A computed fold for a 137-nucleotide RNA from a Thermoleophilaceae bacterium, annotated as c-di-AMP riboswitch aptamer (ydaO/yuaA leader). Its mean pLDDT, the model's own confidence on a scale to 100, is 79. It was read from a public genome assembly, where an Rfam model found it. The model forms 92% of the base pairs in the Rfam consensus. It matches the Rfam family "c-di-AMP riboswitch aptamer (ydaO/yuaA leader)". About the family: This family represents a conserved RNA structure found upstream of the ydaO and yuaA genes in Bacillus subtilis and related genes in other bacteria. Rfam links the family to the GO terms cyclic-di-AMP binding and regulation of gene expression.
Parts: sequence; C1' cells; structure tokens
RNA sequence: GUGCCCGCCACGCCGAAUCCGCGAGAGCGGAGCGGGGGAACCAAGUUCUGGGGCGAAUCUCUCCGUUGAGGAGAGGCGCGCGAGCUCUUUCAGCGCGAGCCCGUCAGCUAACCCCGCAGGCGUUCGAAAGAGACCUU
Repeated sequence: GUGCCCGCCACGCCGAAUCCGCGAGAGCGGAGCGGGGGAACCAAGUUCUGGGGCGAAUCUCUCCGUUGAGGAGAGGCGCGCGAGCUCUUUCAGCGCGAGCCCGUCAGCUAACCCCGCAGGCGUUCGAAAGAGACCUU
C1' cells in the first nucleotide's frame, strides 16, 4: 500500500412500520402513519369451479417438459430508483412483478369495534417543465 472478514457511526433505499413520555427491566401509554370488520341507502343476488384479505407483485400467448410439475421466453398492465428539500408531469436508463394470511365467512358502509409499526438492503455523479418550502441579499 492492497485484499478479505468483523464491529461501530453517518448518509440513503424498499416498506405503514416512525417519534414522544413513564419504567431498572419486562412492559405500559400517547401522537402519527397503515390495515381489517361493521347500518341505512345503493349495489350485487350465484355461494365446491368455495370465498376473502395484506401487497406493485397481475393478465394473455408461445415453446420445452411431466407419474407428480415445473421451467424458459414475448406482449399488455402494475411498481421502484436518481446526493440541496417536498410534490406533479415527460423522456431516456436500470431494476422488481414475490410472499404470506383468514378458515366456509366478510360488497359499500355513519356510529362503533379490532389489529400492525416488521423485515430486507446500498443508490447516484441522465435530461427537461411547473408549484411550493427553506436559505441568502
């Protein structure tokens, strides 16, 4: 000097998953964000081809393969990213389109009731338009 590994701190990303107070701790409470159930009216009646929820994570087609069945690709559609901040929009580039839950049961839904605040990561040094906040003069 370089490489690898571990730990800590900072910045940042997906996501609702953050902050504050009390407590030695376990935990408790609150704010904020997010989700579900639940009238009338309206809508819908189609419930074994069970039905439904969270989530961007779905639809169609083609090919290979198959005891069981999965694998690959294309298109439509949906989602995410950009190092002064937030929001809306366009183009280009890159990436994602999973997983889990309820348990025969749930349309919308005021009052009301219930639940969550995890987990996983490392982007950029692309170009424009508009609005606002902040800072400076």